Order: sequence, then structure tokens, then C1' cells
RNA sequence: CGACUUGACGAUCGCUGGCUCGGGUCCGGUGCACGUUCGCGUGCAAAGGCUUCCGAGCGAGAGGAAAGUCCGAGCUCCGCAGAGUGCAAUGCCGGGUAACGCCCGGUGGUGGAAACACCGAGGAAAGUGCAACAGAGAGAAGACCGCCUCCCGUUUCGCGCGCAAGCACGGAGCCGUGGGUAAGGGUGAAAGGGUGGGGUAAGAGCCCACCGCGCUCUUGGUAACAAGAGUGGCAAGGCAAACCCCAUUGGGAGCAAGGCCGCAUAGGCAGGCAUUCCGGUCGCAAGGCCGGAUAAGGGCGACUCGCCUGAGUCUGCGGGUUGGCUGCACGAGGCGUUCGGCAACGGGCGCCCUAGAGGAAUGAUCGUCGCCGCGGAAGGGUGACCAACCGCGGAACAGAACUCGGCUUACGGACGACGUCGACCU
Repeated sequence: CGACUUGACGAUCGCUGGCUCGGGUCCGGUGCACGUUCGCGUGCAAAGGCUUCCGAGCGAGAGGAAAGUCCGAGCUCCGCAGAGUGCAAUGCCGGGUAACGCCCGGUGGUGGAAACACCGAGGAAAGUGCAACAGAGAGAAGACCGCCUCCCGUUUCGCGCGCAAGCACGGAGCCGUGGGUAAGGGUGAAAGGGUGGGGUAAGAGCCCACCGCGCUCUUGGUAACAAGAGUGGCAAGGCAAACCCCAUUGGGAGCAAGGCCGCAUAGGCAGGCAUUCCGGUCGCAAGGCCGGAUAAGGGCGACUCGCCUGAGUCUGCGGGUUGGCUGCACGAGGCGUUCGGCAACGGGCGCCCUAGAGGAAUGAUCGUCGCCGCGGAAGGGUGACCAACCGCGGAACAGAACUCGGCUUACGGACGACGUCGACCU
């Protein structure tokens, strides 16, 4: 890294669905016979059938995570469904996929001795912000200690002058004011690139070499990027899983979606907005019917525009039904083989159908073999060790509910492949 998952066989009893067959109940009609109050009733027969019951046969019956509900979809409805803003997600490059925040390969980085594992991977010179305390100073951010030095004062040494007091010169030390410094020390998680050399009063990219950084070019690569050359003393560090900027993407709700049948009641009560116009037709008229327009109301995840619907519509309280069927398993499906590709994965060919419950099924017992652990052990081996057989014990995490592709979490055991390192033996 991959695949598997108390395995195999047998016996006894048991559960659920599917398909086929047979029988019964039931249903609606048909034919015949009898009866008839002419409404129909009874019996027999054949064919059909929703449901339901019984029997037989065939075949099937939980997972790698079924968990989490974190992503992405298929499907259903809103619904014929647009644009902008906002909000959210992703964030190196290339590929895969129905799609993804997933997978594969690569680049860069981190960890490791290595095989390898992991990554919070766009932008810090667009702006805002954060980093307690300590510290001189925390980002166009600095002088505390220290080092050097001018001057004043003072101590001392040497030498010269002077009768002496003292004076001049040179050196060393101390105090004070001023100036220079950012190499050394300190504070801190982090301190104005690093190492070495030159230079200086002492120092500093002040200068130089190498490294680092910026810019330009060349080569390789699809690219991320890598290597090299030249040039510049070189500016401002960290955090964006801080706000933000940039690029890309994004309707909503969800199988308790939705559809059909049946049953039942309260066509209940209250409130908001609003019933306008045109045409045709019927009519004595009031008015009715049909068509169109307008508009209140409503819908489209939030807002705006826009669109749709529309003479009724919406809100709240309350009541009834809470039954049956369907959706419900043939799928972006599985297995084998072959071709392409580093791989993920894709194409061709062949074979297969592998749960569908509806409070929820797949289980229990026994025996034998197998696997693992412990103990013993005939025997084998130079040795490390191996070992027929015997006894005892053991096997984790955990149960579908529309389906699929992932991720994450829980977890015992044994198997296979490739690779790194160490010990022992040869």
C1' cells in the first nucleotide's frame, strides 16, 4: 500500500422477500337449470381477477465502515426561470471524474537516518489591524550596558627645568558635560540579512569574497518550478484558519421529496389588501356565461431590477384524516479478460442480477475441520530455531431503510506485494 473480515462442511429447528405452479376465500360479469311478489333469489359450470390465506418447487437475504450527516451528485417538487449586489466555499501546476472541498502524478515546503508521511500551498509594496509583559527600540520600529573620543577637574608614573613652591612634555587610570557607534552584551517568541577578512579613534555593506535577497537574460519543462550567467550594497520581519484584495464556483427544499386511492369534517372563526375596464352572447330587467386587459395580493434562498401568476389572495387560531398502494431497486451496477495510460482512470469483448422491510426479517443448537494465543512435546537441526500430536482458552468495531462517488471517525485478526534500516546465522 492492497484486498479480506469467527472461515468451511454437515445435521435439526426457525424467519423474510422474489419468481413459478396448485388450491381456497372474495370480486364483477357470462351461460344453464329451478323458483319468482318480475325487484330478484338459489344451485351448477367455464373463463377472468385487485386483495388475502394455505401448500409445493426454484433461487436470494446487511458493512468496510451499514456509523458521522461533512462534501458532491442522480431523482422529485417549487418552476417556464434571468441579471446585479450580498453571502458562502475552494485556492501551487497538470490530469481523472457525472461532479466534488475527492483521487492520481508532479513542484515547493515541514518532519525523519531512510523507505516514506504530512501541508493551514494565490496576494503582506492597495488599505486596516494584531503580537500581553519585558526591552533603548516591535516595522519606514533604536541607544540601556558597553566601546571610542574632544574638553574640564583629579590621582599616579617617567623625564627635563627650578634653591623651593611648582612648571612643561609623554604615558596610564578615574569623574562630569558633549560627540561618534550599532560590531560585543542584555530584554524578548521574534531585534535594521549571515560567515570570514580588510578598514576605523572605536565601529558599521564602509569595502571585498561566499551565501541570502531584488532585477534582467539564457537553458530545460505543457506548467508549477529548477539550474546557470550578469547586475545591484540591498527597502519595510511575522500573522490573511485576522478583516481584506484577486481568481474560480454556487437557485431552494428534500424520499418525512413526490404521486394515486380511500375515509372524515367545521364550505369553521377572526383579520389585512382588493373586486376596475373592454368586447361578444343570453335576458324585459336585475343579472348570468365566455374571452381579454388592468391591478391588489402572491411566487421566484436575502435585497434590487426583472419575470410569472392574478379577481381574488394572504395571515393567525381551530377542526378532520393521521388508512392503503406507490416512489422501492437494472444501477454514472458487479465480475473476468484485453488494449491505452507512470497512475488515478478510460475503451472493447464476455458473463451475472446479488435484501427491499414497513416497528422493521437473515437466527438458535450440536458435531468435525480450520485460524490465533498460552503450556507441554515425539522428532529434526552444527546452531539460531522448526515441529507431528495433546490440553486449555479466544476471535474486534459494529446492523440496510431512495440510491451512488468520496472524506472523517471506531476497530481485533490473519494474508499478499514493494521498499528502508538494524541484529543474528551462513